Context: one part of a larger RNA
Molecule: large-subunit ribosomal RNA, domain II
Organism: Pseudomonadota bacterium
RNA sequence: GCCUGCGAGUUACUCUUGCCGGCAAGGUUAAGGCGUUCAGCGCCGGAGCCGGAGGGAAACCGAGUCCGAAUAGGGCGUCAAGUCGGUAGGAGUAGACCCGAAACUGCGUGAUCUAGCCAUGGCCAGGCUGAAGCCCCGAUAAUAUCUGGGUGGAGGGCCGAACCCAUUUCCGUUGAAAAGGAUCGGGAUGAGCUGUGGUUAGUCCGGUGAAAUGCCAAUCGAACGCAGAGAUAGCUGGUUCUCCCCGAAAUGCAUUUGGGUGCAGCGUUACGUGUUUCGUCUUGGGGGUAGAGCAACUGAAUGGGCUAGGGGGCCUACCAGCUUACCGAACUCAACCAAACUCCGAAUACCAAGACGUGAAGCGUAGCAGUGAGACUGCGAGGGAUAAGCUCCGUGGUCAAAAGGAAAACAGUCCAGAUCGACAGCUAAGGGCCGUAAACAUAGACUAAGUGUGAAACGAUGUGAAGUCGCGGUAACAGCCAGGAGGUUGGCUUGGAAGCAGCCACCCUUUAAAAAGUGCGUAACAGCUUACUGGCCGAAUGUGACUUUGCGCGGAAAAUGUAAGCGGGCUAAAGUCUAUUCCCGAAGCUUCGGGAUCUCCCGUUGCGGGAAGAUCGGUAGGGGAGCGUCGUGUGUGCAGUGAAGCUUGAGCGGAAGCACGGGUGGAGCGCACACGAGUGAGAAUGCAGGC
Numbered sequence: 001g002c003c004u005g006c007g008a009g010u011u012a013c014u015c016u017u018g019c020c021g022g023c024a025a026g027g028u029u030a031a032g033g034c035g036u037u038c039a040g041c042g043c044c045g046g047a048g049c050c051g052g053a054g055g056g057a058a059a060c061c062g063a064g065u066c067c068g069a070a071u072a073g074g075g076c077g078u079c080a081a082g083u084c085g086g087u088a089g090g091a092g093u094a095g096a097c098c099c100g101a102a103a104c105u106g107c108g109u110g111a112u113c114u115a116g117c118c119a120u121g122g123c124c125a126g127g128c129u130g131a132a133g134c135c136c137c138g139a140u141a142a143u144a145u146c147u148g149g150g151u152g153g154a155g156g157g158c159c160g161a162a163c164c165c166a167u168u169u170c171c172g173u174u175g176a177a178a179a180g181g182a183u184c185g186g187g188a189u190g191a192g193c194u195g196u197g198g199u200u201a202g203u204c205c206g207g208u209g210a211a212a213u214g215c216c217a218a219u220c221g222a223a224c225g226c227a228g229a230g231a232u233a234g235c236u237g238g239u240u241c242u243c244c245c246c247g248a249a250a251u252g253c254a255u256u257u258g259g260g261u262g263c264a265g266c267g268u269u270a271c272g273u274g275u276u277u278c279g280u281c282u283u284g285g286g287g288g289u290a291g292a293g294c295a296a297c298u299g300a301a302u303g304g305g306c307u308a309g310g311g312g313g314c315c316u317a318c319c320a321g322c323u324u325a326c327c328g329a330a331c332u333c334a335a336c337c338a339a340a341c342u343c344c345g346a347a348u349a350c351c352a353a354g355a356c357g358u359g360a361a362g363c364g365u366a367g368c369a370g371u372g373a374g375a376c377u378g379c380g381a382g383g384g385a386u387a388a389g390c391u392c393c394g395u396g397g398u399c400a401a402a403a404g405g406a407a408a409a410c411a412g413u414c415c416a417g418a419u420c421g422a423c424a425g426c427u428a429a430g431g432g433c434c435g436u437a438a439a440c441a442u443a444g445a446c447u448a449a450g451u452g453u454g455a456a457a458c459g460a461u462g463u464g465a466a467g468u469c470g471c472g473g474u475a476a477c478a479g480c481c482a483g484g485a486g487g488u489u490g491g492c493u494u495g496g497a498a499g500c501a502g503c504c505a506c507c508c509u510u511u512a513a514a515a516a517g518u519g520c521g522u523a524a525c526a527g528c529u530u531a532c533u534g535g536c537c538g539a540a541u542g543u544g545a546c547u548u549u550g551c552g553c554g555g556a557a558a559a560u561g562u563a564a565g566c567g568g569g570c571u572a573a574a575g576u577c578u579a580u581u582c583c584c585g586a587a588g589c590u591u592c593g594g595g596a597u598c599u600c601c602c603g604u605u606g607c608g609g610g611a612a613g614a615u616c617g618g619u620a621g622g623g624g625a626g627c628g629u630c631g632u633g634u635g636u637g638c639a640g641u642g643a644a645g646c647u648u649g650a651g652c653g654g655a656a657g658c659a660c661g662g663g664u665g666g667a668g669c670g671c672a673c674a675c676g677a678g679u680g681a682g683a684a685u686g687c688a689g690g691c
Stems, first nucleotide, its partner, number of pairs: 001691006011094013026050003032044005054061002064076004097238002100235001104228006115200009124190001126159003129155001133151004138146002163187003169182003202220001206216003213222001241626006251264005265371002267368007276361001278357008291344001292342002298338002302334004309327002311324004374399007382391002404415003419594004424590003430584003433568003439581001441580006452570001458554002462551010479536005485509003490504003515530001519528002595616005600610004627680001629677010645664005651658002
């Protein structure tokens, strides 16, 4: 891992609601007793309980009563039948659907592992070093002291086996081994190693510890075993047959609350009510949002005018006065801004009444829930950075709980809501060259960028359309030929400054025209060139400047390989815009046939029928109807001429499922009705066995 078997809402009591049944202003027995039986049943037993009257704290009163001074007013009552069983749903108390803690408490068991200690034993090859003490010689006046030699054999001394340990690296890592092997290494007469026997212990926070929270039997921030015990688990996982009808929520308030719970909201079922619901229209309402506005308030805020006041300057003994490229309230002109501004002010929405439409809904009471993590998207706001597949509200949609078609693929986008069948038709979104169903359709235009088939500010004689203003046979624009001068090298500055570093000014003259100079250039001049003028040429489909607009261009760099149309490929299109016709295209709609649910109608005890209408996606969840397994009772059947079980086959049924034939098997087993459950397996890192 697979297969087989086992494996989870039960039981007791109490309460509550529905249904079924008995009796009914009543209903009912409990313990117990008597009789009898295979289980059991029948008869007694009225104690007790519920109902039949309430109100008040109570005395008490009573269809009333309490508060009250009250014949006031108000509260609770009076006006609806209960009760005892059965059964189903739910709640409570119990382990209460099943499995699962870490832990807590009690009583015990452990020091054969390991830590310390006690008692008694054992062990440490070999080599090296050579302390004290002692002896001798010498020095010396010397017994002091010192030197040398010898003897001696100290040391948590040195080297190094056994022994003990575990520093390095490699191997091993489902190992040879639940800690090892090889190699390197440390200690090796000591705080040494070791045998045997003994001792110290677990919440009174124990024992032991050269101290690491180490060790205390492969277990240690509190050992192990058993018990309390099915501890508790607002947590995770799992929870077994079928079909039919309806079908949510992820919100509000509260919560030692935030992944829990209570109440409400939203679902379902039964009963009641009977259009009260919803939509559209009409009529009547309130509002202060969007917008707009502000010499209409409160504030904000730009420029100008005018000006009180202030600052500076001049003047002045003081008071004053003069002045100002400074600041500037108020006033005023113009143009603006605001969620917490409003002289104004919509669309929607909301409230009410009426009419019409639908008959889908709404409301009430009772039973049973689930939900209370939501997601994206359009629109309107806040937070953030007018960031986020961000966050938080409001209002719609979809997903959640929704399949089908489109978007290449793609919960939340677009179209559309799957009862079942069909080798029938029409459409939606989206499409019609090929992959790929359907016009390389028609008419007109644009694009040349493969734009289409990714992007901004900004840039550009791309190109189409519309428009405005110039110049133009008195010859424009472009080109070519020629001129482009003089005062003057203007003044200043400067080493120099001569049109051309810079500052100032920018005149006059000759002219057809020519700047106190457009650009290049020189150290400064020079030189080239432009503006400006003449000539040549010859346009009316001329030539410039500008505005608006359609489609394009640049801006444009990313990591495996084209890779930013799904691909092929596409250029008067298979791109883009406008208009038109036809077609394809879904589980939508229609057609034909079948089924189910609800309402209605017909007949009707049940129940059956209908070409009458509507409905039939579905998670949590509510409701309904069934299938199968095991057993019991009653009835009725089968079976050695072969039961169950197993196996095989082309049968039947809306499903769970059920027959029948053959084989095998060898002794029990069906069917109908009723009843009762240890009643249905794929999942729980489920349990056991097998492979």